[in-house]
């Protein structure tokens, strides 16, 4: 200097101009509203009570003016976890989903740290759902004998045993055998040697493996430790299934309040002189009027709604995730949905992409640009 792993910050700057949401203050508003204290040879025949105009005084909505704040790292995909609401719940078991290698962190997770173990990469580092296949059931296309109670196409012996032969020897029948070829993604440990008709863990020897112990580690696990076994039961559990651990349902349109118009529902008074019905008559009962209350639901309005497992920064404890403490901060709450439009100026010309109860993560989209660490090659001292 190049090419790279990693983590990490940022996401056009700036002025003016006009808007929109939210929040404080002001106002000498003559726009709506409620309450309090007066007044009036107002009204209701009236001293109570009420209505009406009026003056003061205070609030609320609303208007004007000033200030003050206004999207993301992913605000998204709704894929996990939790908090909050509501219903449901005695315990237990089954069903059923979910998660799987230790150990920790955590308000919990399928998320994160740190370790193992394997695979990839020189490397820095990346990437793995990584409990059982010796409790059963399944599957394993095509090729190939054979895909697993194993088998023998081509091969290779053919010692024994059979036949020919008088013998030397031959055939290649019976069978042996998995060395070698050949199929496949995969063929029942590998290499050398012995050994045999020829072959084979048949036997040896070194690698592997399994199995006891041991040492180290909280553990997964590891070991240039020790000793037994010749060595078996190929791959598949994001196949059934088997263990080990978790797991109630619905969601802010949850939920809670406040509440018209109309319609209908219950309760009281009135009126009963009606009308209709049980039922021909008495008497009761129901209904149909008419005022007053009551309660439930709709439109609409409040509220949940942003101060929370919250941010910085510092300290301390811990490899780290992450905990504990001090100081300091307040940072969007809209409800047909604001967070924008224009103009100038400057550069490296600006990507994905808009909150809608909140939070942790995880996936996913994303123009570039900084910055820390860190590896490998090359050159120079």
């Nucleotide at each position: 200097a190049a090419a790279g792993c990693u983590g990490g910050c940022u996401a056009g700057a700036c002025a003016g101009u006009c808007g929109c949401u939210g929040g404080c203050g002001g106002c000498g508003c003559g726009g709506c509203u409620g309450g309090g204290c007066g007044c009036g040879c107002g009204g209701g025949u009236u001293u109570a009570c009420c209505c009406c105009g009026u003056g003061c005084u205070u609030g609320g909505c609303g208007g004007c003016c000033g200030c003050c704040a206004g999207a993301g790292g992913a605000a998204a995909g709704u894929c996990c976890g939790g908090g909050c609401u509501c219903c449901a719940c005695a315990g237990a078991g089954c069903a059923g989903g979910g998660u799987g290698c230790c150990g920790g962190u955590u308000a919990a997770c399928g998320a994160c740290c740190g370790g193992a173990c394997g695979c990839c990469g020189u490397g820095a580092g990346g990437c793995g759902a990584u409990g059982g296949a010796a409790a059963g059931u399944g599957g394993c296309a095509c090729a190939g004998a054979a895909a697993a109670u194993a088998u023998a196409c081509c091969g290779c012996c053919g010692a024994u045993g059979g036949c020919c032969g008088c013998a030397a020897g031959g055939c290649a029948c019976a069978g042996g055998u998995a060395a070698g070829g050949g199929u496949g993604a995969a063929a029942u440990g590998g290499u050398g040697g012995g050994g045999u008709a020829a072959g084979a863990g048949c036997c040896c020897a070194c690698c592997g493996c399994a199995c006891u112990g041991g040492u180290g580690g909280c553990a997964a696990c590891a070991c240039u430790c020790a000793g037994u076994g010749g060595c078996a039961g190929g791959c598949u559990a994001a196949a059934c299934c088997c263990c080990a651990c978790c797991c109630g349902g619905a969601g802010c349109a949850a939920g809670a309040c406040c509440a018209a118009a109309u319609a209908g529902g219950g309760a009281a008074a009135c009126a009963u002189u009606g009308g209709c019905g049980c039922u021909g008559c008495u008497c009761g009962c129901g209904u149909c009027g008419u005022u007053u209350c009551c309660g439930g639901g709709u439109a609409g309005g409040u509220u949940g709604c942003u101060u929370g497992a919250g941010c910085g920064c510092c300290g301390c404890g811990g490899u780290a995730a992450c905990g504990c403490g001090g100081c300091g901060c307040c940072u969007a709450g809209a409800u047909a949905g604001a967070u924008g439009a224009c103009u100038g100026u400057c550069c490296a010309c600006g990507a994905c992409a808009g909150a809608a109860c909140c939070c942790g993560g995880c996936u996913u989209a994303c123009c570039g640009g900084c910055c820390a660490g860190c590896u490998u090659u090359c050159a120079u001292u």
Molecule: Bacterial RNase P class A
Organism: Burkholderiales bacterium